This is a predicted structure of a 484-nucleotide part of an RNA (small-subunit ribosomal RNA, 3' major domain) from a Planctomycetota bacterium. It matches the Rfam family "Bacterial small subunit ribosomal RNA". Its family is annotated with ribosome and structural constituent of ribosome in the Gene Ontology.

Context: one part of a larger RNA
């Protein structure tokens, strides 16, 4: 000087309490483990692996098996040597393909020399050599990036002072704060990386612009719509700017710093979200994103193909979805969003089918046109507590759509079928406000999807918590210690 303690003090946090919903039970979807398997590629390993790399495994993808195949190689560069046949089209035999064998028509191109015969190089091709390739190891050789204590308030530095010296000091003490924020005191005096703020968003308002967006007044018009003139007020859009600073009042308070309480305001004390993560700690993760040393493979550990596998399944966790019903279920009818998306795309009306879907093709590179019906919720009819008109798992059958191709292994509709399951031990997550709850609707990926996943959006919207004894983690300060 750190670590650590079932020592002390002070403090903080959805840490406990206080509430509100859930997870363990059941069914199915995911990942995981183990078993199996010709494989069931590989990674993640308490917090901080396990719907996680996977923002898309039928084939591909893919790194796994298996059979058939290739060997200067799917791909680069470089020499040598052979050569005017070559690219490009079209085909034949085997074959599952890949691959091997093999034919045929037409035929693009180019420098320099030239006796116009042809010499000579150079792309491609072949041969042959240097060499490619490797998702093979090593993450404990590394870069780079992430994860994690943690947005926690820390960690440091220069002089200068103590100290023989590690090393103190400053960074301690009294306030205060979300904060090593800030104020006072002070052998410290300053500084810097963090904190704060500058950055985006969203609450108000103003101006500035009015098309595709809006429509108060006027005026035309229609069964009916900003349909039309028009208009810029108002909504909105998006672009500059104002506004919030404990600024102002009162109490307290060390004449500070701040605290409370008030007024004024759209907003008050960091207004709400976000992005931003210090020195470091875990020899934390990752050689399968990509880089990259060393070390291995070279007719194979490289490459191509067909088929399976990655989807198995006595079980065993984890994260989920739907439920177990009247605050419900179903049928009719009626209303109200916001952020996205589109051209190999989004597809309206109309017509066909109960339905998936078909057909059709307006319009729209999009404040214009579709995707788009939002859904909970309002209204009216049923059903009456039951395994039920809960509940929708399994199953059989008919279809419909992507796609060379749905047997293994995809989604969607339509009739049968209706399982388990009546609120869930012991345990254990989540949220402090527009949250939690609860209902949709968008996107990435994407031929199609196993998405109930993730990322986002907005609708309706709680209760409780004025306490810190305990549990868990965490700062500061101190105390022991046989630990480093």
């Nucleotide at each position: 000087u750190g670590a650590c303690g079932g020592g002390g003090g002070c403090u903080c946090a959805c840490a406990c309490a206080a509430g509100c919903g859930g997870u363990g039970g059941a069914g199915c979807a995911u990942g995981u483990g183990g078993u199996u398997u010709a494989a069931u590629u590989c990674g993640a390993a308490g917090c901080a692996a396990c719907g996680c790399g996977a923002a898309g495994a039928a084939c591909c993808u893919u790194a796994c098996c298996u059979a058939g195949c290739c060997u200067u190689g799917a791909c680069a560069u470089g020499c040598a040597g052979g050569g005017a046949u070559a690219a490009c089209c079209c085909g034949g035999g085997u074959g599952a393909a890949a691959g091997c064998c093999u034919g045929g028509g037409g035929g693009a191109u180019u420098g320099c020399c030239u006796u116009c015969g042809g010499g000579u190089g150079u792309a491609a091709c072949c041969u042959g050599c240097a060499c490619a390739g490797g998702u093979g190891u090593u993450g404990c050789a590394u870069g780079g990036c992430u994860g994690u204590c943690g947005u926690c308030a820390g960690c440091u530095c220069g002089u200068g002072u103590c100290g023989u010296g590690a090393g103190a000091u400053g960074u301690c003490g009294g306030g205060u704060u979300a904060a090593g924020u800030c104020c006072c005191u002070u052998a410290a005096c300053g500084a810097g990386c963090g904190a704060a703020a500058c950055c985006c968003u969203u609450g108000c308002c103003a101006c500035u612009a009015g098309u595709u967006g809006c429509c108060a007044g006027c005026g035309g018009g229609u069964c009916a719509u900003g349909c039309c003139g028009g208009g810029g007020a108002c909504u909105c859009u998006a672009g500059u700017g104002g506004g919030a600073c404990u600024g102002c009042c009162g109490u307290u308070g060390u004449c500070a710093a701040a605290a409370c309480g008030g007024a004024g305001g759209a907003a008050g004390g960091u207004g709400g979200g976000g992005a931003u993560g210090a020195c470091g700690u875990c020899a934390a993760g990752u050689c399968a994103u990509c880089a990259u040393g060393g070390c291995c493979c070279u007719u194979a550990c490289g490459g191509c193909u067909g088929g399976g596998g990655c989807g198995a399944c006595a079980c065993a966790c984890g994260u989920g979805c739907u439920a177990c019903a009247a605050u419900g279920g179903u049928c009719g009818g009626g209303a109200c969003a916001a952020a996205g998306g589109g051209c190999c795309g989004c597809g309206a009306a109309g017509c066909g089918g109960c339905a998936a879907c078909g057909u059709g093709g307006a319009g729209c590179a999009a404040a214009a046109c579709c995707c788009a019906g939002a859904a909970a919720c309002c209204c009216g009819g049923c059903c009456c507590c039951a395994g039920u008109u809960c509940g929708g798992a399994u199953u059989g059958u008919c279809g419909g759509c992507u796609g060379c191709a749905a047997c293994c292994c995809g989604c969607c509709g339509g009739c049968a079928u209706g399982a388990a399951g009546u609120c869930g031990g012991a345990a254990u997550c989540g949220c402090u406000a527009g949250u939690a709850a609860u209902c949709g609707c968008g996107g990435a990926u994407c031929a199609g999807c196993c998405a109930u996943g993730c990322c986002g959006c907005g609708g309706u919207g709680a209760a409780u918590a004025u306490g810190u004894u305990c549990c868990u983690g965490a700062g500061c300060c101190u105390u022991g210690u046989a630990c480093a």